[in-house]
Background: A computed fold for a 118-nucleotide RNA from Shackletoniella antarctica, annotated as Guanidine-I riboswitch aptamer. It matches the Rfam family "Guanidine-I riboswitch aptamer". Rfam 15.1 lists 1,509 matches to the family in 1,281 species. From the family's description: This family represents a conserved RNA structure found upstream of the ykkC and yxkD genes in Bacillus subtilis and related genes in other bacteria. The function of this family is unclear although it has been suggested that it may function to switch on efflux pumps and detoxification systems in response to harmful environmental molecules.
RNA sequence: AAUUUGAGCCUCUAGGGUUCCGGCUUGGCUGUAGGGCUAGGUGCCUGGUCCGAGAGAGGCGGGUUGGCGCAGUCUUAUUUUAUGGCCAGCUACACGGCGGGAUAAAAGCCCGGGAGAU
Numbered sequence: 001a002a003u004u005u006g007a008g009c010c011u012c013u014a015g016g017g018u019u020c021c022g023g024c025u026u027g028g029c030u031g032u033a034g035g036g037c038u039a040g041g042u043g044c045c046u047g048g049u050c051c052g053a054g055a056g057a058g059g060c061g062g063g064u065u066g067g068c069g070c071a072g073u074c075u076u077a078u079u080u081u082a083u084g085g086c087c088a089g090c091u092a093c094a095c096g097g098c099g100g101g102a103u104a105a106a107a108g109c110c111c112g113g114g115a116g117a118u
Base pairs, nucleotide, nucleotide: 008060009059010058011057012056015051016050020048021047022045023042024041025040026039027038028037029036030035062091063090064089065088066087067086068085093113095116099111100110101109
């Protein structure tokens, strides 16, 4: 210098739409009425379910460095167990389209630490 591989998972949030629930609304049926059932519409309906960050948060795990251990060598004794761990530090930096994709649909999801910029 080049190539290849790896860089995890969970929970939550920013955010997202509308399959389901609910809200609002229209029609039909029913009821004295409040309302109920049913078929549509509506996400410029706060919501519940749901999706959800490389550049957001937390946790677990992994890696690595150091320490303590463990193991190895020699002698003695005992026996078929023990160890393969524990503690602490570190785990950096990160401006970013258009367009496309999935899902019911969309998004900071995926393409993508991409294209590009510096």
Its mean pLDDT, the model's own confidence on a scale to 100, is 79.